[in-house]
The RNA shown here (Glycine riboswitch aptamer) has 91 nucleotides and comes from an uncultured Rhodobacteraceae bacterium. Model confidence (mean pLDDT): 82 of 100. It matches the Rfam family "Glycine riboswitch aptamer". Rfam describes the family as follows. This family represents the bacterial glycine riboswitch.

C1' cells in the first nucleotide's frame, strides 16, 4: 500500500397504499375540507441479556404507533452497492 469500521459528497437501484367524495377556484397534475388506507423520510413507544449491592433508571429494530409524512406519474424514500474525499484503527 491494499483490507476494517464510521462520516461527508456523487451515481445507480429502492416498496406499500383511494388518479376517493363535497365544495372552492384565475379550471391546474391548485386550494379547503370528509371518509378509507400505507410505512421505508423524520418523529414517538418497548422487552431480555446487560449496566447498578436492592429499587428507580438506562436498554434496538425494518417490531409497534401513525402525530408527521404518503396513497397515477413527478418528488420524497429507510436501506444497499459503486465511486471520491476525510477521520480512526491497521501495513
Nucleotide at each position: 500500500a491494499a483490507u476494517u469500521a464510521c462520516c461527508c459528497g456523487c451515481u445507480g437501484g429502492g416498496a406499500g397504499a383511494a388518479g376517493u367524495c363535497g365544495c372552492c377556484g384565475a379550471c391546474a397534475c391548485g386550494g379547503c375540507g370528509g371518509u378509507g388506507c400505507c410505512g421505508a423520510a423524520g418523529g414517538a413507544g418497548c422487552a431480555a441479556a446487560c449496566g447498578c449491592g436492592c429499587c428507580c433508571c438506562g436498554g434496538a429494530a425494518a417490531c409497534u404507533c401513525u402525530c408527521a409524512g404518503g396513497c397515477a406519474a413527478a418528488a420524497g424514500g429507510a436501506c444497499c452497492a459503486a465511486c471520491g474525499g476525510g477521520u480512526a484503527g491497521g501495513c